This is a predicted structure of a 75-nucleotide RNA (transfer RNA) from an Actinomycetota bacterium. RNAcentral holds the sequence, with entries from ENA and MGnify. The same sequence occurs in records of 2 taxa. The source organism's lineage runs through Bacteria, Bacillati and Actinomycetota.

RNA sequence: GGGCCUGUAGCUCAGCACGGUGAGAGCGCAUCCCUGAUAAGGAUGAGGUCGUUGGUUCAAGUCCAACCAGGCCCA
Numbered sequence: 001g002g003g004c005c006u007g008u009a010g011c012u013c014a015g016c017a018c019g020g021u022g023a024g025a026g027c028g029c030a031u032c033c034c035u036g037a038u039a040a041g042g043a044u045g046a047g048g049u050c051g052u053u054g055g056u057u058c059a060a061g062u063c064c065a066a067c068c069a070g071g072c073c074c075a
Base pairs, nucleotide, nucleotide: 001074002073003072004071005070006069007068010027011026012025013024020058029045030044031043032042033041051067052066053065054064055063
């Protein structure tokens, strides 16, 4: 220098092929119930402007472009 993959909650990830109701799961966290008190169990809740910027569209996590970060391959 060239090619490919990944980036979504504190952590690990799904959702993308075919754009369309409210952005989700597990673990973790907070409060409450339970207990003599913990653990376990149960209930409720908080937490995200989907890597950044721009574009297409009535509508973008999803499509397009550039860039940023990480990884792999080629040279």